[in-house]
Context: one part of a larger RNA
RNA sequence: UGACGGGGGCCCGCGCAAGCGGAGGAACAUGUGGUUUAAUUCGAUGCUACGCGAGGAACCUUACCCGGGCUUGAAAGUUAUGGACAGAGGCAGAGACGCCUCCUUCUCGCAAGAGACCAGAAACUAGGUGCUGCAUGGUUGUCGUCAGCUCGUGCCGUGAGGUGUCGGCUUAAGUGCCAUAACGAGCGCAACCCUUUUCCAUAGUUGCCAUCAUUCGGUUGGGAACUCUAUGGACACUGCCAUCGCAAGAUGUGAGGAAGGAUGGGAUGACGUCAAAUCAGCACGGCCCUUACGUCCGGGGCGACACACGUGUUACAAUGGGCAGGACAGAAAGGAUCGAGGUGGUGACACUGAGGGAAUCUCCAAACCUGCUCCCAGUUCGGAUUGGAGUCUGCAACCCGACUCCAUGAAGCUGGAUUCGCUAGUAAUCGCGCAUCAGCCAUGGCGCGGUGAAUACGUAACGGGGCCUUGUACU
Repeated sequence: UGACGGGGGCCCGCGCAAGCGGAGGAACAUGUGGUUUAAUUCGAUGCUACGCGAGGAACCUUACCCGGGCUUGAAAGUUAUGGACAGAGGCAGAGACGCCUCCUUCUCGCAAGAGACCAGAAACUAGGUGCUGCAUGGUUGUCGUCAGCUCGUGCCGUGAGGUGUCGGCUUAAGUGCCAUAACGAGCGCAACCCUUUUCCAUAGUUGCCAUCAUUCGGUUGGGAACUCUAUGGACACUGCCAUCGCAAGAUGUGAGGAAGGAUGGGAUGACGUCAAAUCAGCACGGCCCUUACGUCCGGGGCGACACACGUGUUACAAUGGGCAGGACAGAAAGGAUCGAGGUGGUGACACUGAGGGAAUCUCCAAACCUGCUCCCAGUUCGGAUUGGAGUCUGCAACCCGACUCCAUGAAGCUGGAUUCGCUAGUAAUCGCGCAUCAGCCAUGGCGCGGUGAAUACGUAACGGGGCCUUGUACU
């Protein structure tokens, strides 16, 4: 100087407390461990691995296993040789591929030659998801959006170093004010950026409809007000008032204002820590393989199952289940696509098909409201599992897809110790969309809106962090 302390002081945050809803018990989904296996490819492992890489494992993917092939190779470059390339058919085979037959003979140029493509041969290159993340780049997690981390000159100290950065007050903040052997500065903080909330101007189509007509319907004429859209601007600054304070600032059921003290949210992550993660995204040093650790194909596996754990979904019901009728979103997406409407089917869906590369058309709500029913039961709760019959995608749904209908109707009556999330349009609850994608194992991820709470006395204790100080046989 740091680090540590079951030392002290001050401060902070869903850290506790006060509340609301969960997990831990059940079934299933998914990931992991373990076990099994020919293989169950590899990585991730306290917080910071475990619905993680994977924003789509039937084949492909695929890296794993078994079997069958190839060896300048599946792809790319250079050199010489031959030929246009290509296409069609047949045989054997699981296919890769092997064999045979038919057809055809490129472009430019007078020519020489040049160019493109293909085949086979040789050589130099290839190829490797093989190892090392403890050789690395790049990227990422975490402490932590915590308020810290440093420098120049000066001063102090023999020196390591200290000071500044400490003290008082204040702040979300090393934010600021005062004080001061320090005076300044940098990276962080804040602001600048996007979005939300209000107003104004400009612009009115595909959006809007107050006034005037028209009408089933903003449908049409018309209107440019309103909503909205998208460009520019305004607004919030403790600016004003009161109280406290030297100041910074704090407080107020204050005024005004759409909004008040950072309005809400996002992006933004200092010096560094963990030899943290990744050689399998990519790049790259070294090592290793080269008729195989490369490469092509068929099938299997990644989906196994005594068990253990994590994350979720659905429930155990009456604030509910069922049936019928009625209403209201936002943000996205759409041409190998979204598909209104019509017809058929109990249904998944099929046939047909208007319109739409979309403010024009489509996808398009549920909880909710109204009425009826059930009457506390393992039930009209719950839906696992299983049998049968189908639909769709796709060469192909046996291993191993989703969905539909009929039947079946398991566990489960609110969950031990313990543990997680959340402070407002939040929690809880309800549905909708998108990416990936032929289809989908999505209950996941990322977004969107609808309905919409309770509680916070407080900071002693638990756990984390910051500053000052103290002890130390550690550095």
RNAcentral holds the full RNA, with entries from ENA. This is a predicted structure of a 475-nucleotide part of an RNA (small-subunit ribosomal RNA, 3' major domain) from an uncultured bacterium. The coordinates come from a structure-prediction model, not an experiment, and the mean pLDDT is 81. It matches the Rfam family "Bacterial small subunit ribosomal RNA". Rfam links the family to the GO terms structural constituent of ribosome and ribosome.